[in-house]
RNA sequence: AUUUUAUUCAGAAGGGUGGAGAGAUCGGGCUCCGUGAAACCCUGGCAACCGCAUGCAUGUGAAAGGUGCCAAUUCCCGCCAACUUGCCGCUAUAUUGCGGCGAUUAUUGGAAAAAUAAAAU
Numbered sequence: 001a002u003u004u005u006a007u008u009c010a011g012a013a014g015g016g017u018g019g020a021g022a023g024a025u026c027g028g029g030c031u032c033c034g035u036g037a038a039a040c041c042c043u044g045g046c047a048a049c050c051g052c053a054u055g056c057a058u059g060u061g062a063a064a065g066g067u068g069c070c071a072a073u074u075c076c077c078g079c080c081a082a083c084u085u086g087c088c089g090c091u092a093u094a095u096u097g098c099g100g101c102g103a104u105u106a107u108u109g110g111a112a113a114a115a116u117a118a119a120a121u
Stems, first nucleotide, its partner, number of pairs: 001121008013043005021032003026078004044070003049066002052061003074113001079110004084103007
């Protein structure tokens, strides 16, 4: 780096250096930021993927080891579908039914992308 599998609405901050950006990328929104952004370092913490203990097992337990993480759901939206709703056409006395084209501040499901772990190459 690629692939596969799993997870992602929970949880967890102080200090030092630094000095203007940051929230992955593009667009939009929103937010954080000189009362000090990113990055690096120290300390602390959260979590429990691997590993560890235990058990036949789903699991359960601890947190000394390997990672990870410590604003906002992966900050939200983008693509598809459903729901909701508008218009038009056809049928019909009409409620309605079928079809087409749109809209969404919202809701739900999925996809895509991303992150992390484990394994393989």
The RNA shown here (SAM riboswitch aptamer (S box leader)) has 121 nucleotides and comes from a Bacteroidota bacterium. It was read from a public genome assembly, where an Rfam model found it. Lineage of the source: Bacteria > Pseudomonadati > Bacteroidota. Of the family's consensus pairs, 97% are formed in the model. Rfam family: SAM riboswitch aptamer (S box leader). Rfam links the family to the GO term regulation of gene expression.